[in-house]
RNA sequence: AAGGGAAAAAGCCAAACCAUUCGAGAGACUGGGACGGAAAACCAAGGGUCUACACCAAAGACAGCCUGGCCACACAC
Numbered sequence: 001a002a003g004g005g006a007a008a009a010a011g012c013c014a015a016a017c018c019a020u021u022c023g024a025g026a027g028a029c030u031g032g033g034a035c036g037g038a039a040a041a042c043c044a045a046g047g048g049u050c051u052a053c054a055c056c057a058a059a060g061a062c063a064g065c066c067u068g069g070c071c072a073c074a075c076a077c
Stems, first nucleotide, its partner, number of pairs: 003077001004075001012037002017032003021028002035064001042069002045067003048062004
């Protein structure tokens, strides 16, 4: 430096749910919470799922559904 991310310890994130505000909604913010997570950091690029009106998904949502891109901690090897 590259691959890998075992064990232990420390630290990190935070599902459901509750409150709050925003939104038509999917959902998002903040606080509480902790099911889990080694990328559960970031990017809607490919697929997927989801969202009002009678229909269409125009426009959106989800990165904690998968793939891909990109960067990365402790540390056995």
A computed fold for a 77-nucleotide RNA from a Moraxellaceae bacterium, annotated as c-di-GMP-I riboswitch aptamer. It was read from a public genome assembly, where an Rfam model found it. It matches the Rfam family "c-di-GMP-I riboswitch aptamer". Its family is annotated with cyclic-di-GMP binding in the Gene Ontology. The source organism's lineage runs through Bacteria, Pseudomonadati, Pseudomonadota, Moraxellales and Moraxellaceae.